[in-house]
RNA sequence: AUACGUCAGAGUUUGAUCCUGGCUCAGAUUGAACGCUAGCGAUAUGCCUAACACAUGCGAGUCGAACGGCAGCGGUUAAAAGAAGCAUCUUCUUUGCCGGCGAGUGGCGAACGGGUGAGUAACACAUUGGAACAUGUCCUAAAGUGGGGGGGAGAUAACCACUGGAAACGGUGGCUAAUACCGCAUAAUGUCGUUAGACUAAAGUGGGGGAACUUCGGUUCUCACUCUUCAGGGGUGGCCAAUGUCUGAUUAGCUAGUUGGUGGAGUAAAUGCCCACCAAGGCGACGAUCAGUAGCUGGUCUGAGAGGAUGGUCAGCCACACUGGAACUGAGACACGGUCCAGACUCCUACGGGAGACAGCAGUGGGGAAUAUUGGACAAUGGGGGUAACCCUGAUCCAGCAAUAUCGCGUGUGUGAUGAAGGCCUCCGGGUUGUAAAGCACUUUUGUUCGGGAAGAAAGCCUACCUAACCAACAAUUAAGUAGCAUGACUGUACCGAAAGAAUAAGCACCGGCUAACUACGUGCCAGCAGCCGCGGUAAUACGUAGGGUGCAAGUGUUAAUCGGAAUCACUGGGCGUAAAGAGUGCGUAGGUUGUUUGUUAAGACUACUGGUGAAAGCCCUAGGCUCAAUCUAGGAACUACUGUGGUGACUAACAUUCUCGAGUAUGGUAGAGGGGGUCAGAAUUCCAGGAGUAGCGGUGAAAUGCGUAGAUAUCUGGAGGAAUACCAAAGGCGAAGGCAGAUCCCUGGACCAAUACUGACACUGAGGCACGAAAGCGUGGGGAGCAAACAGGAUUAGAUACCCUGGUAGUCCACGCCCUAAACGAUGUCGAUUAGUCAUUGGAAGGACCCUUUUUCCUUUCAGUGUCGUAGCUAACGCAUUAAAUCGACCGCCUGGGAAGUACGACCGCAAGGUUAAAACUCAAAGGAAUUGACGGGGACCUGAACAAGCGGUGAAUGAUGUGGAUUAAUUCGAUGCAACGCGAAAAACCUUACCUACCUUUGACAUGACCAAAGUUCUACCGAGAGGUGGAAGUACUCGUAAGAGGAUUGGUUCACAGGUGCUGCAUGGCUGUCGUCAGUUCGUGUCGUGAGAUGUUAGGUUCAGUCCUGCAACGAACGCAACCCUUAUCUUUAAUUGCUCCUAUUUUAACAGGCACUUUAAAGAAACUGCCAAUGAUAAGUUGGAGGAAGGUGGGGAUUACGUCAAGUCAGCAUGGCCUUUAUAGGUAGGGCUUCACACGUCAUGCAAUGGUUAGAACAAAGAGCUGCAACUUCGUAAGAACUAGCCAAUCUCACAAACCUAACCUCAGUACGAAUUGCGGUCUGCAACUCGAGCGCAUGAAGCCGGAAUCGCUAGUAAUCGUGGAUCAGAAUGCCACGGUGAAUACGUUCUUAGGUCUUGUACACACCGCCCGUCACACCAUGGAAGCGAGUCUUACCAGAAAUGGUUAACCUAGUCCAUAUAUCAGGAACCGGGAACCCAUAAAGGCAAGGUUCAUAACUGGGGUGAAGUCGUAACAAGGUAGCUGUAGGGGAACCUGUGGCUGGAUUACCUCCUUU
Repeated sequence: AUACGUCAGAGUUUGAUCCUGGCUCAGAUUGAACGCUAGCGAUAUGCCUAACACAUGCGAGUCGAACGGCAGCGGUUAAAAGAAGCAUCUUCUUUGCCGGCGAGUGGCGAACGGGUGAGUAACACAUUGGAACAUGUCCUAAAGUGGGGGGGAGAUAACCACUGGAAACGGUGGCUAAUACCGCAUAAUGUCGUUAGACUAAAGUGGGGGAACUUCGGUUCUCACUCUUCAGGGGUGGCCAAUGUCUGAUUAGCUAGUUGGUGGAGUAAAUGCCCACCAAGGCGACGAUCAGUAGCUGGUCUGAGAGGAUGGUCAGCCACACUGGAACUGAGACACGGUCCAGACUCCUACGGGAGACAGCAGUGGGGAAUAUUGGACAAUGGGGGUAACCCUGAUCCAGCAAUAUCGCGUGUGUGAUGAAGGCCUCCGGGUUGUAAAGCACUUUUGUUCGGGAAGAAAGCCUACCUAACCAACAAUUAAGUAGCAUGACUGUACCGAAAGAAUAAGCACCGGCUAACUACGUGCCAGCAGCCGCGGUAAUACGUAGGGUGCAAGUGUUAAUCGGAAUCACUGGGCGUAAAGAGUGCGUAGGUUGUUUGUUAAGACUACUGGUGAAAGCCCUAGGCUCAAUCUAGGAACUACUGUGGUGACUAACAUUCUCGAGUAUGGUAGAGGGGGUCAGAAUUCCAGGAGUAGCGGUGAAAUGCGUAGAUAUCUGGAGGAAUACCAAAGGCGAAGGCAGAUCCCUGGACCAAUACUGACACUGAGGCACGAAAGCGUGGGGAGCAAACAGGAUUAGAUACCCUGGUAGUCCACGCCCUAAACGAUGUCGAUUAGUCAUUGGAAGGACCCUUUUUCCUUUCAGUGUCGUAGCUAACGCAUUAAAUCGACCGCCUGGGAAGUACGACCGCAAGGUUAAAACUCAAAGGAAUUGACGGGGACCUGAACAAGCGGUGAAUGAUGUGGAUUAAUUCGAUGCAACGCGAAAAACCUUACCUACCUUUGACAUGACCAAAGUUCUACCGAGAGGUGGAAGUACUCGUAAGAGGAUUGGUUCACAGGUGCUGCAUGGCUGUCGUCAGUUCGUGUCGUGAGAUGUUAGGUUCAGUCCUGCAACGAACGCAACCCUUAUCUUUAAUUGCUCCUAUUUUAACAGGCACUUUAAAGAAACUGCCAAUGAUAAGUUGGAGGAAGGUGGGGAUUACGUCAAGUCAGCAUGGCCUUUAUAGGUAGGGCUUCACACGUCAUGCAAUGGUUAGAACAAAGAGCUGCAACUUCGUAAGAACUAGCCAAUCUCACAAACCUAACCUCAGUACGAAUUGCGGUCUGCAACUCGAGCGCAUGAAGCCGGAAUCGCUAGUAAUCGUGGAUCAGAAUGCCACGGUGAAUACGUUCUUAGGUCUUGUACACACCGCCCGUCACACCAUGGAAGCGAGUCUUACCAGAAAUGGUUAACCUAGUCCAUAUAUCAGGAACCGGGAACCCAUAAAGGCAAGGUUCAUAACUGGGGUGAAGUCGUAACAAGGUAGCUGUAGGGGAACCUGUGGCUGGAUUACCUCCUUU
């Protein structure tokens, strides 16, 4: 100097948005486990489960300086005796002595250390305090340690003898010692005490030595140790209190020694700790009692913090030691390796009896996902014993095992491009792996080998010396010191040096988003993945594999668990109108909070203190030290707490005191459907009686049931009875809420206003509690007109347990008593204060004005209510806004994802129905609020359309054609399927086409390119065969370039390989094209503005238009794609041009041709013309509209082409193209024949008809637009005809097809299945074509079906249109009733927008967004899951009462035993006696564990059967809800019903639509 530190979000509800709200993820951590993998070291850590059971070994001994001793051992003859050999001497035996010591007596220790966390919710623990205690060893101090001068006395183990038992273990008798035991003496500083006094102790052992003594052992002296007593200290232990210490109230009352007192017993000590007596207390919503769970703490993990979770290792405390109980010994235990008893279990046994307790260290079995060696050493630290040496120590120190954790190191470094090979991908160019490798040059940590080699060790002991103390003195001893000696389990370890050599060393997970990292192949809703969202159904960055990449790294991932994120329980730091959440309302207890002045106190509060405690370790800071780090060491800070002593006096509090503004009281007025009771009134319904009257009434969408000729309904008169009170009436009034309405009388509560006086904080809120509380419902008794659950009948309907109708009972009404719930709503708790206004209204008060004469009316101000709009502010938004959802304060209630569920169980209440309180398992990733854009509505408004209406003609009946379905088949190829498939692809299926089937044949292929070889190309030809094809033969040797050698291209053949080929699949991989909405008028953008945002505005509004066309207005201003216009055609005119066209005129001939001409017609180029331009009216002076003029044409002139953003995964892989997949002697290619042409039937689209507006025959007019050389074909001839023969003309305004038909004229037919109609069939013949059987089209003759105008239903068309009539063309050899074009004749009708259908705009509702073909509810059936009830059955635990009573302790006692006591004797011993006291044993008593029995509480498990609940791609029945959801919905209650539900009654708007009333805003 420093001393904790300092806050992140993301994914997921929706088409999108904001909010609410849950789920999930990213982080850190662990005594972990599992998968894959693994080089080394250091340091930590290692049964979390069975406090389950344990084999074996070890874990507490030690002292000979307490003792008797000598089993075993060593020494000693400079001890003795004996024996043997014998001269010394040696050996052996015995004894003694010294050392030492098994067992034993005795002392100390064994109560420490070590383990575990079962129990315990408690003074167990933590912190701070306290008083009534004990204390071995230790320290300090004091006193003592005596003995008839060897022996105070008496015992007892060991030992000896005998003896029991299998053993464990004993028994009897005898001997002996002590620091064992006992007594005597002494006695205070001790204890007791009446202050006189009484009582109370001990033990010796060892060393040394001078003088003296000696029984020669010693004594004395001295030193050391030990011993006795007392006092103090230190530490330790026992006890008490305050505070703190988990969950449940679905545990609310507990307690009888219980609470206190007095007196005793007891303890080391206070106390009901125990006992006797007395009193009746004590605890509890500030949570007692009960139940469940749990060792507590320092700390640890997490967190910004506050908190939350946790208590393993280390440390402190507690508890326990197989389970339960008990005491003994001792300073200390009710004792883990002690004792006794009971129980369960295991073992031994000779069956008599015994032994045992690893939750000590190792280890075993078992359990489990899971946790180590039957190791070394006392070298260090510490402990026990000992004077000490020393011994013991599974404490401890070390080692071993384990990646269990943290930390550190390494697996190489540099260079190296031709970017090698290989792999993977590829757009085939390349890219990537990748400087990576190889190669070259280095290094040597680690590992291997060799060599050296620490620290941890110092004290003590011993030896020598020195100094001091002790002593009369030496010695000894003690203390300090010097020198020396000795001691290492780990360990030949750490570390150091050397040698060789890149040598010995990289994996795991992930790569869809969150979340860093992408491709290929395989698979094909399969296999699988997944933390959440989710991925996978043939192109998977999501599965599996590979390549590549990313992250971490000797590890990595998963699982489990905690905190965090989560402000998601919110103290810091949330909410409650609609999202979850204000109790239905009030009164009021406890509690919480509380106006104002002054004073005192000092509990809270604040402040000071270098006051105390808060153990150490840990966290943190600073240093030191193992090479660093982790680890370790030292010092500090901190420990946010408790406590002590001072101080302050603002605030809170307490005690006094003051005041009036909060609150209240008194006086005078006011309004009111406030409440309770009585009396009275009129209108109406129904019923009864009577009159009069006749056939219906009633009811509905329409009907029927019902009533009525026995006289109804309608009508008149009279009467009865019950219920409800029109108008006034209102947005109004009153009440706490529910709620309250005719009039009047009685009783009664509250509110408001005005002015003064009084009290003096008396107040607010309010857990429990109490009271009130719509409707329905219940009980008893009345009453009963109308209405009306249930019920009955009639309708409706597929059904109709409903809606509708006719009836109708409870009930609705009254009295009394219950029930206690509602959308009991303003979905908004009560009280107080503050904060712009405007308008309206109710009740007062004051002032003023008008009229004045009273009422009345109006204006201003103010108090108290009731409403509307609105600023600030708030809100997720909607909205609220002085009546707050604004800003503050006080108190209460309530919420914490959806479902299960307001359910189960329990409890309380209730007559019952039920109410109140109130979960969990399981399941989902959402559920929800507000607002937005769409879509939809059996919502609304407006508008348009051949949508309806008004009309015309059809379809649907018949026959035929054609297409489709279905059926059939070897094949009937394939596609198209509501509108928007079905005369569609197909503008032509006899072969071909052709894709299908059968049979036969070919295999680099019918077709393309490349490589290799050969050959000129090529031509002719024989045989077999249905043909394709197969097998052969013959002729011939080319072309271009080049001097030549040779080269080249084309073609053919052969061979092999790449490949060709595919109408095979996928239109849900695609391009392109097309259909449809759409004969629509819409769809968007930029900038700006508004909104948190999705979005809105523009694009809405008022008009207008075919039109988002245009005008006006407007927070919009502009723009784009669409509309319109531009294009084509048609209608008029002009100009130009004039053949093949035209023909006014002229000439020649009958047509016609020829020659003039270009005026007309026509043709085809270019122009003109139409623009609401003009007039009038109307409109807003606009846009425009209506009418008119002129004009060929008038309001887009008619028609066509064009047709937005998009929708339908619409259609097409079989037009074409194309990704992927599949096939390759076949799914390719070829040939012949067959099929696509079938036929009980059904449907679509057409043709022709059914006839007279017609048919037939005959005659005779008028078009347009096209086509033609593989063609159209005239004329002529032949044929009844189809057609044939022959052949002009024409590549076309020339020729041909080609006569248009309907129409018109004339005749016949005369209403008939016909002179209608033409199908079908027979015969004959024609044409095309290799070919006409399957399977063509015409012709002639004959035949002559059905059909007489078409049910339900349905289609087209608004003018040159419908209808009708014919003509042409494409395709095509031939083959249209189809398709595409053309013209001829040529109508009717439109009042209009109510309805149907389609569409557009605005608005509204929505639970829809795959968008109503939507969503969605309930029963039933099936499968699975958890759960409630349940006759019972089983287990645990607790309580109460009783029985029982081991060990043990205490007590009692007549008898019993007794070396120590007493008596007596001669001092003692021996012998003897006594039993008050002492000791012992026994009986008995008390307490007392296990055990037993009975009853009860509680918890768990299980159960036939049963209840509901949840979940589950494609089950059944209906359609309840969402739109007015087709009967508005919801709600409390009651009844009913397969089910959703229906009905009654009261309530709510969280109901659409329309009208009216009222109010508000703006003008």